[in-house]
RNA sequence: AGAGUUUGAUCCUGGCUCAGGAUGAACGCUGGCGGCGUGCCUAAUACAUGCAAGUCGAGCGAGAAGUUACAGAAACAAACCUUCGGGGGCGAUUCAGUAAUGGAAAGCGGCGGACGGGUGAGUAACGCGUAGGCAACCUGCCCUUAGCAGAGGGAUAGCCAUUGGAAACGAUGAUUAAAACCUCAUAACAUCGCAUUAACACAUGUUAAAGCGGUCAAAGAUUUAUCGGCUAAGGAUGGGCCUGCGUCUGAUUAACUAGUUGGUGAGGUAACGGCCCACCAAGGUGACGAUCAGUAGCCGACCUGAGAGGGUGAUCGGCCACAUUGGAACUGAGACACGGUCCAAACUUCUACGGAAGGCAGCAGUAAGGAAUCUUGCACAAUGGGGGAAACCCUGAUGCAGCAACGCCGCGUGAUUGAUGAAGGCCUUCGGGUUGUAAAAAUCUGAUCUAAGGGAAGAAGAAAGUGACGGUACCUUAGGAGAAAGUCCCGGCUAACUACGUGCCAGCAGCCGCGGUAAUACGUAGGGGGCAAGCGUUAUCCGGAAUUAUUGGGCGUAAAGAGUGCGUAGGUGGUUACCUAAGCGCAAGGUUUAAACUUGAGGCUUAACCUCAUUCUGCCUUGCGAACUGGGCUACUUGAGUGCAGGAGGGGGAAAGCGGAAUUCCUAGUGUAGCGGUGAAAUGCGUAGGAUAUUAGGAAGGAACACCGGUGGCGAAGGGCGGCUUUUCUGGACUGUAACUGACCACUGAGGCACGAAAGCGUGGGGAGCAAACAGGAUUAGAUACCCUGGUAGUCCACGCCGUAAACGAUGAGCACUAGUUGUUGGUUCCGAUAGGAAUCAGUGACGCAGUUAACGCAAUAAGUGCUCCGCCUGGGGAGUACGGUGGCAACACUAAAACUCAAAGGAAUUGACGGGGACCCGCACAAGCAGCGGAGCAUGUGGUUUAAUUCGAAGCAACGCGAAAAACCUUACCAGGGCUUGACAUCCCUCUGACAGAUGCUUAAUCGCAUCCUCCUUCGGACAGAGGAGACAGGUGGUGCAUGGUUGUCGUCAGCUCGUGUCGUGAGAUGUUGGGUUAAGUCCCGCAACGAGCACAACCCCUAUCCUCAGUAGCCAGCGGCUUGGCCGGGCACUCUGUGGAGACUGCCAGGGAUAACCUGGAGGAAGGUGGGGACGACGUCAAAUCAUCAUGCCCCUUAUGAUCUGGGCUACACACGUGCUACAAUGGCAGUUACGAUGUGAAGCGAGCCCGCGAGGGGGAGCAAACCACAAAAAGGCUGUCUCAGUUCGGACUGUAGUCUGCAACCCGACUACACGAAGCUGGAAUCGCUAGUAAUCGUGAAUCAGAAUGUCACGGUGAAUACGUUCCCGGGUCUUGUACACACCGCCGGUCA
Repeated sequence: AGAGUUUGAUCCUGGCUCAGGAUGAACGCUGGCGGCGUGCCUAAUACAUGCAAGUCGAGCGAGAAGUUACAGAAACAAACCUUCGGGGGCGAUUCAGUAAUGGAAAGCGGCGGACGGGUGAGUAACGCGUAGGCAACCUGCCCUUAGCAGAGGGAUAGCCAUUGGAAACGAUGAUUAAAACCUCAUAACAUCGCAUUAACACAUGUUAAAGCGGUCAAAGAUUUAUCGGCUAAGGAUGGGCCUGCGUCUGAUUAACUAGUUGGUGAGGUAACGGCCCACCAAGGUGACGAUCAGUAGCCGACCUGAGAGGGUGAUCGGCCACAUUGGAACUGAGACACGGUCCAAACUUCUACGGAAGGCAGCAGUAAGGAAUCUUGCACAAUGGGGGAAACCCUGAUGCAGCAACGCCGCGUGAUUGAUGAAGGCCUUCGGGUUGUAAAAAUCUGAUCUAAGGGAAGAAGAAAGUGACGGUACCUUAGGAGAAAGUCCCGGCUAACUACGUGCCAGCAGCCGCGGUAAUACGUAGGGGGCAAGCGUUAUCCGGAAUUAUUGGGCGUAAAGAGUGCGUAGGUGGUUACCUAAGCGCAAGGUUUAAACUUGAGGCUUAACCUCAUUCUGCCUUGCGAACUGGGCUACUUGAGUGCAGGAGGGGGAAAGCGGAAUUCCUAGUGUAGCGGUGAAAUGCGUAGGAUAUUAGGAAGGAACACCGGUGGCGAAGGGCGGCUUUUCUGGACUGUAACUGACCACUGAGGCACGAAAGCGUGGGGAGCAAACAGGAUUAGAUACCCUGGUAGUCCACGCCGUAAACGAUGAGCACUAGUUGUUGGUUCCGAUAGGAAUCAGUGACGCAGUUAACGCAAUAAGUGCUCCGCCUGGGGAGUACGGUGGCAACACUAAAACUCAAAGGAAUUGACGGGGACCCGCACAAGCAGCGGAGCAUGUGGUUUAAUUCGAAGCAACGCGAAAAACCUUACCAGGGCUUGACAUCCCUCUGACAGAUGCUUAAUCGCAUCCUCCUUCGGACAGAGGAGACAGGUGGUGCAUGGUUGUCGUCAGCUCGUGUCGUGAGAUGUUGGGUUAAGUCCCGCAACGAGCACAACCCCUAUCCUCAGUAGCCAGCGGCUUGGCCGGGCACUCUGUGGAGACUGCCAGGGAUAACCUGGAGGAAGGUGGGGACGACGUCAAAUCAUCAUGCCCCUUAUGAUCUGGGCUACACACGUGCUACAAUGGCAGUUACGAUGUGAAGCGAGCCCGCGAGGGGGAGCAAACCACAAAAAGGCUGUCUCAGUUCGGACUGUAGUCUGCAACCCGACUACACGAAGCUGGAAUCGCUAGUAAUCGUGAAUCAGAAUGUCACGGUGAAUACGUUCCCGGGUCUUGUACACACCGCCGGUCA
């Protein structure tokens, strides 16, 4: 210090989120030690039990237990005696008494229980903080000073007796003491009253001096040292009261207040005071926020922050308040009193039911609440407190210990060496990599631990004694690596990556987001990263956030200028002199408790922690200064206003009058069948009552004012303010001048007041046209709309409301400053004869520099540079909504939230795509033509249906005679059934055999199986083959074309797609590639902040059209010869042809156009003319286009089966729908006969001639030919002759029957062909739709691939051989430029509403 997230990308605005620090924390996982701190934030909820405030016998009376002494009584043990019943009794025991000692408990009295300790409920307050005041006050104990203490008296508790009550607690009687209480005396420097003087002060006053009168005191104790008592004054300490300033939120709380504000008097208090009371007055507070409501103890400080700030108010310290809740006083120096009293209330406990008792927000502890917060510990040794003369007693204050990783700090969990880089784990391209010097192993150390020994300071100024902590800290010795590491994370932000599992499931997630079969984001593992006795999560606060902006933001379009003006308070304010000193500045002083923070030192081994020293802002006081602001006063004129002069202009406003054109209506005439309206129609109006049209007139009328007319004028805005040279009233602006006033005369302006379009509302008029609502007609799937015919409110006028608009320049008002250019409106001045020019003021426009802006843009009419004042904004939605309030007749308007929800919403600009936007251009795209398809029959493919199966794929163009250049078996992937399991196929290993293969026979539906025959290499290692066996593996037309390669289609043979450098832009990007021409073309030329280049285009390649050269197993009698008359033979290569190599065409030439260019048009020559015709050739990319079934391939799946094999079946089904074709419907024809001409090809498991047989398919036979040689092979349309004569036919040939032929293991399902017979539909095809621009369409036949056989398909070949194109408005597709966009998965988009 920043980062992520809106977009295809960009810049901006703007919110959300993260990284940091902190905590009285809690939760999850984990947990070795020590030091120092901290520990009910919730229920100010309720509390069992114990303790937390007593002490003084040196104030007083009384005095228990115990002890000692004295004498006595009782029963009794042992001696002793005995009648054996008992007696006896030193002695110990017990009992009562007396005396002494002793001093408990209770009581009177004194002091202390007002401190210490707890809590934060209340309190928005003089409660707190800070600075002051009291001339308006008090102060026990303590200190200082001065003085005093004489004499009496009566009670009372205790105790005793009687007595009530369960108890608590009493009642009555008798008796007693004091430093308890009372009386008298003494007494002023106290206090009260009266009057005097002096000094001082701050209003009441204060102080000092002297005088008279009134009133008031005391307590004693003792060990004789002392302690205590009373009065007065002073001090110290502590408190009380008053005041300035500061102290949260809400105006959806705007008014509050009767003891209220003040006065007088009396009362009360320590003291002032409406503190209280009587009377009098009517005040007091408040937008500088009263009152009300909500929340809250305040501060030193703590956390955070660069700071300013923001948040907090635990521990420690100061103040306040409270003590179950509410109220009250008493005592006292002090309380309205936590462990006092009284009353009331709630709750709890006891009860004999009549009554009593209690108060943990003291320390422990319990219950409850809660995510959550400790021991019913030790000691008064220290520090402090109370009492006491003291010893001493009391002290849950305090000092310590215990529990808790709750926090901070420190230490450790070992150190060194150690490579075969062990094993194991994980990954792997199988080679290895990683865990990893990590371990093991060796050596060493001993903080911690265990044991033993020693052992504190803390204890204090005579000495001695006194230690809870504690045998603790610490020191020494010995032992032994032993007992001590987790947690979170690893997609980006953010340091750290792989495998497996899962498959939009389970789950994760702070934000963006991950997961739908290859997840670095889920879970696990390995590895890695961070921190570490902790680590994460949650909650909260600050920061980042300049995201409330004083420091330090904004408002044209992102949220945001009020619709406009006038004006109150307030804020701000021109020039000059003097005074003042409030602000301001300088200096000094006081205060700012301690702790904390900062800095510098010191002490615990270090640190945390502790100690010492130092420092700070604020407030107050005093002195000084006078530039600036304020205040006072003085002067000025430039701000502002007034006057005077001026002229003009204006649709400024209000009222009245007048005018013409038009619409509608009425009357009369002419005139006849339509008019009107629309995209087209209809509703509507109109036939004798005569429409529309037209002519004349009128009136009734209402509303609006053509031309002029203009980014011109006027007004504050709203304003739609425009007839009139009419009349009346009235507002403002401008110019000139410098006469007057002289800055509270200015600017702005919270509230306030006024004005304020349209619609709407009220009352009364008016109503021609127009026209919500409404009615009808259309349109439409519907049409409560758009269109049409009607039509009411309303629009108009008067008066009164409403108070809002995209009330917009989306731009508040005022003042000043800052380049220019050019229009226009209204003035003035100067120059000029005019025309015109120059200057200036007030408006109103366009462009443009600097500057500014996110950009667009703004730019003297600022969105620039400054000043002053006001209004407004703080993510989107919810919502300008709800509630409340105010206004309104109402409609509504103003003011104005929250819950909840999203991670965006938004602005400007960029590139695309799109538009039933625009401009230009192209294409058999349309148009112009020709022939079809769609109707029929058949063929073929597809869908659908069916089926055991009808294998699979292809799906708009760009699937559908497509993969398939050919399914009877095979193919074959499908179905049924049978049999096989290391396998039909590949590699490796072991054993056996020497064959295997083949042939024949049996069996089977068939494979399989069984038997027989025949036969073999060798160098003897083996090779090869077969059988058997075990496993690695084979195999898969199983899945995924959305994991892929390769290949292909398509836009499209469309003219485009990009790059380097430069330039422009904050940037995405732009420029180049746009523009003017031109082209088939981003083809070329010109221009240009661009200059160049690449991939496409074109050319280079192949075929074809002409010629030449060379060569000659087809060609020729061209020219010669021979004969069988056939190029057959000799001979020849001129021609045709074949093959090789060349030539030729380049806008080269001419004319015109064009810009003198590119190029276009025409012409010449030429076989061919402007890319001659055709082919191959397909830019960047698009469609997750097609294909895992050509092939290859990742992953997943099957493994006696999803593999391999055999037989049979199926792919050939059939109500139907679609595509592509063939044949036709006939005379431009059919049939019969006869007769010509061609090219490409193919042939050995082949093509197969002549000849013979068959009506024919074909059969027999076999010449020739591995082919420019032989064969297929007949070309057909065409020509000629004949016939048919418009018919379902001599057209058409489907379907069917019979008999055959051929191929093949086999033609039943399911082949082709032949002959005879049969002879269906069909007479040119609806809507719609396809192809084609010349050797093309159309038409005619021929060949080949596949193939045993099987084309109407496909691919080739030649023969005959047209028509039409004006043209680019429209349909489709495409290209370039431009424009709009809320689209970017890109219009098959996005998205509002409604219904389900």

The RNA shown here (small-subunit ribosomal RNA) has 1396 nucleotides and comes from an uncultured bacterium.
Its Rfam family is "Bacterial small subunit ribosomal RNA".
The sequence is in RNAcentral, with records from ENA, Greengenes and SILVA.